This is a predicted structure of an 831-nucleotide part of an RNA (large-subunit ribosomal RNA, domain II) from Durio zibethinus. RNAcentral holds the full RNA, with entries from SILVA. Rfam family: Eukaryotic large subunit ribosomal RNA. A reference for the family is Yusupov et al. (2001), "Crystal structure of the ribosome at 5.5 A resolution", Science. Its family is annotated with ribosome and structural constituent of ribosome in the Gene Ontology.

[in-house]
Context: one part of a larger RNA
RNA sequence: GACGUCGACCUGCAGGCUUCCCUCCGGCCUAUCUUGAAACACAAACCAAGGAGUCUGACAUGCAUGUGAGUCAACGGGCCAAGAAACCCGUAAGACGUAAGGAAGAUGAUUGGUGGGAUACCUCGUGGGUGCAUCGUCGAUCGACUUUGAUCUUCUAUGAAGGGUUCGAGUGCGAGCAUGCUCGUUUGGACCCAAAAGAUGGUGAACUAUGUCUGAGCAAGGCGAAGCCAGAGGAAACUCUGGUGGAAGCCCACGACGAUACUGACAUGCAAAUUGUUCGUCUGACUUGGGUAUAGGGGCGAAAGACUAAUCGAACCGUCUAGUAGCUGGUUCCCUCUGAAGUUUCCCUCAGGAUAGCUGGAGCCCUCGGUGAGUUCUAUCAGGUAAAGCCAAUGAUUAGAGGCAUUAGGGGCGUAACACCCUCGACCUAUUCUUAAACUUUACAUAGGUAAGACAAUGCGGCUGCUUCGUUGAGCCGCACCAUGGAAUCGAGAGCUCCAAGUGGGCCAUUUUUGGUAAGCAAAACUGAUGAUGCAGGAUAAAUCGGAAGUCGGGUUAUGGUGCUCAAUUGCGUCCUAACAUAGAACCCACAAAGGGUGUUGGUCAAUUAAGACAGGAUAACGGUGGUCAUGGAAGUCGAAAUCUGCUAAGGAGCGUGUAACAACUCACUUGCCGAAUCAACUAGCCUCAAAAAUGGAUGGUGCUUAAGCGCGCGACCUAUACUCGACUCUUGAGGCAAGGGCCAGGCCCAGAUGAGUAGAAGGGCAUGGUGGUGGCCAUAAAACCCGGGGCAUGAGCCCAGAUGGAGCGGCCUUCGGUGCAGAUCUUGGU
Numbered sequence: 001g002a003c004g005u006c007g008a009c010c011u012g013c014a015g016g017c018u019u020c021c022c023u024c025c026g027g028c029c030u031a032u033c034u035u036g037a038a039a040c041a042c043a044a045a046c047c048a049a050g051g052a053g054u055c056u057g058a059c060a061u062g063c064a065u066g067u068g069a070g071u072c073a074a075c076g077g078g079c080c081a082a083g084a085a086a087c088c089c090g091u092a093a094g095a096c097g098u099a100a101g102g103a104a105g106a107u108g109a110u111u112g113g114u115g116g117g118a119u120a121c122c123u124c125g126u127g128g129g130u131g132c133a134u135c136g137u138c139g140a141u142c143g144a145c146u147u148u149g150a151u152c153u154u155c156u157a158u159g160a161a162g163g164g165u166u167c168g169a170g171u172g173c174g175a176g177c178a179u180g181c182u183c184g185u186u187u188g189g190a191c192c193c194a195a196a197a198g199a200u201g202g203u204g205a206a207c208u209a210u211g212u213c214u215g216a217g218c219a220a221g222g223c224g225a226a227g228c229c230a231g232a233g234g235a236a237a238c239u240c241u242g243g244u245g246g247a248a249g250c251c252c253a254c255g256a257c258g259a260u261a262c263u264g265a266c267a268u269g270c271a272a273a274u275u276g277u278u279c280g281u282c283u284g285a286c287u288u289g290g291g292u293a294u295a296g297g298g299g300c301g302a303a304a305g306a307c308u309a310a311u312c313g314a315a316c317c318g319u320c321u322a323g324u325a326g327c328u329g330g331u332u333c334c335c336u337c338u339g340a341a342g343u344u345u346c347c348c349u350c351a352g353g354a355u356a357g358c359u360g361g362a363g364c365c366c367u368c369g370g371u372g373a374g375u376u377c378u379a380u381c382a383g384g385u386a387a388a389g390c391c392a393a394u395g396a397u398u399a400g401a402g403g404c405a406u407u408a409g410g411g412g413c414g415u416a417a418c419a420c421c422c423u424c425g426a427c428c429u430a431u432u433c434u435u436a437a438a439c440u441u442u443a444c445a446u447a448g449g450u451a452a453g454a455c456a457a458u459g460c461g462g463c464u465g466c467u468u469c470g471u472u473g474a475g476c477c478g479c480a481c482c483a484u485g486g487a488a489u490c491g492a493g494a495g496c497u498c499c500a501a502g503u504g505g506g507c508c509a510u511u512u513u514u515g516g517u518a519a520g521c522a523a524a525a526c527u528g529a530u531g532a533u534g535c536a537g538g539a540u541a542a543a544u545c546g547g548a549a550g551u552c553g554g555g556u557u558a559u560g561g562u563g564c565u566c567a568a569u570u571g572c573g574u575c576c577u578a579a580c581a582u583a584g585a586a587c588c589c590a591c592a593a594a595g596g597g598u599g600u601u602g603g604u605c606a607a608u609u610a611a612g613a614c615a616g617g618a619u620a621a622c623g624g625u626g627g628u629c630a631u632g633g634a635a636g637u638c639g640a641a642a643u644c645u646g647c648u649a650a651g652g653a654g655c656g657u658g659u660a661a662c663a664a665c666u667c668a669c670u671u672g673c674c675g676a677a678u679c680a681a682c683u684a685g686c687c688u689c690a691a692a693a694a695u696g697g698a699u700g701g702u703g704c705u706u707a708a709g710c711g712c713g714c715g716a717c718c719u720a721u722a723c724u725c726g727a728c729u730c731u732u733g734a735g736g737c738a739a740g741g742g743c744c745a746g747g748c749c750c751a752g753a754u755g756a757g758u759a760g761a762a763g764g765g766c767a768u769g770g771u772g773g774u775g776g777c778c779a780u781a782a783a784a785c786c787c788g789g790g791g792c793a794u795g796a797g798c799c800c801a802g803a804u805g806g807a808g809c810g811g812c813c814u815u816c817g818g819u820g821c822a823g824a825u826c827u828u829g830g831u
Base pairs, nucleotide, nucleotide: 030043032041045831046830047829048828049827050826053331055188057186058185059184062181063180064179065178066177067176070096071095072094075090076089077088078087100107112138113137114136115135116134121128122127140171141170142168143167144166145164146163147162191330192329198320199319200318201317202316203315209294210293211292212291213290214289215288216287217286218284221251222250227244228243229242230241231240232239233238256281257280258279261277262276264275265274296312298308299307333765334764335763336762338760343356345354346353347352357503358502359500360499361498362497363496364495366493372490373489375488376487378451379450380449381448387442388440389439394436395435396434399431401429402428403427406426407425409423410422411421412420458480459479460478461477462476463475464474466473506530508528509527511525512524514522515521535546537544550728551727552726553725554724555723556722560718561717562716563702564701565700569715571714572713573712574711576709584704595689596688597687599686600685601684602683603682604681607678608677616673618671622646623645624644628640629639652667656665657664729755731753732752735749736748737747766820768817769816770815772813773812774811776809777808784804786802789800790799791798792797
């Protein structure tokens, strides 16, 4: 000096993680009981520590280990230098098993046939053959029951052969026993906390209730009983007047004792009953000290169920006792997979159980021409709902018409007649109107059953104690024959056994249906939802509409929308609507009706009109006749019946006003002017009236008017966890891989499908305190605490850096458990 490497510093860039600030969007508080909770339902201020399915006997399922017609240590004994709860041995006992079925006396079972069947074996092969386990079926057999009764016999027994569509937890060449684990039932405090009660033994009358004994206490004033004195009167009895006297469950009232009102003060108080003023009694059934007596189903009570130690419609303390509760509350880590029920039957059952159903788990077994189906076709069944019918039966029911005979009533004729005539019913006949959950001849649609072949069909032969007159029939057996596998579509799976949880309050919608005036009412049926479920839309929302969800990214849609709020057309074409003192504006759904409108727009139907309508303003509106009747009167016009005729262009024996009655006016009807359309009834679109309520107010808001309203049509666009494409991941079943060189077979590789979830089931994990083993860390600093730092795992959690700290602590394989907290008016402590 060059190159390389490392380090420090500086500058810049990129990525990951993290903290803070701002903005936009979404977003109600958890747990719980519940059909339903953000609830004006309840619990919860916060933190730390503690805190709830445990152990045990019995039984039962499944799995595992040992042994096996047996099995089992804990009963006894033993070896060793020592040490045994654990090691070893054992004659025999015991338990369970090896035989059942009978109440019992007593009695007491062996290789069966057939259909389906694995595997070894033979075969090139569709095949042959063997037939295990096991499933089905027929027969035999044991016991019980029932029937029969040969033989023998002491007349009481014995019980051969046979029969039964009866019963059995039987036999049919054993499968058990012991131990462990899991799940479940049950006995125990039995997942945890908690009663009101019950029993038993004691302690209390210092509070208070009452008795009793012995003590203590009770200003001042008022009223003025009996007794006594004096005077007066009186014939007397006695009376009157004035004093004296000092009685009383007498009066006022201090102390004392009590406690009426303010419903005052206070009401985390002075006080677990006080305080201010007021008020009651105050020589008595008075107040009070001390002693003593009465004790818990007991006392005591001038009686209020009052009082009995701040406790009384049965005191307090201990024990039974962790009393019981079908009732309330609580019940502690994670992920994955599956996933309900609120219905049936029974219960002194209705707040609960058992039972079946729904669900999970563990297994077994079969299968790619066999099996199955929330489906369809074909064939064939059963039914009596909807509808229909009532000149078809039954029940109800309207209207006329006809009527020989019969018959109830009325009338006429007549002395009368079952003589005649008239009439009105019953009744009969042919019609007619309406009708039925408990009527029906007829009779749908849906829904339901069965069948659609080889385990069959056909033919031949055989067996039988059954059957038949009968080789007739029936059943069974064998052989032959026939593969067009005997409708369609779809799924890869179909079938069976055992054990067990939760549930057994439901609720909503369309449709059908019952009760009810009706109901967000009660009660049923089918289906689908919600419960148990998020997402997009309906402004909001358990149930409506769309659509069900692993974690991400792209595209496209559904329902619903596109003035702004708010992503997307103030898009296009067209009809209607005028409501500004409440126009209108989208299933459920958050209301409005009958009835009106010469508001406007359509429609149906009947009419008029150049032979001149309609409207307008003009002309005429007459005669018989004051029609007849009725009336006090009635001349067109109170009323009744009738309603012609003449002249006319036309004029009603009169549409109204009017009069006592006339009159007068008017209308219908006619003509002239005018010159083109006019008019009645009904109907239905929008609008409008009908349309009034209490806090101020809601098409969601704003607002909108050739709409941003209402109706119809056509495009574009917006967006969900839906559909589709791609990536990753879990689960699940199918398939493949022991070679050429090491490992994980609990491993690896693959192409598919799938992913919601409360109660509940199952699987796999995380964490925690000990035991045994193995392998480690640590004064060069263990655990623990702190930690705005980093990383891993789906997650429970784990690892690391830093700081504090100063002596122990992890990993892996086993094993044991007083093993995980947010809740329980939880317990204790702290803030």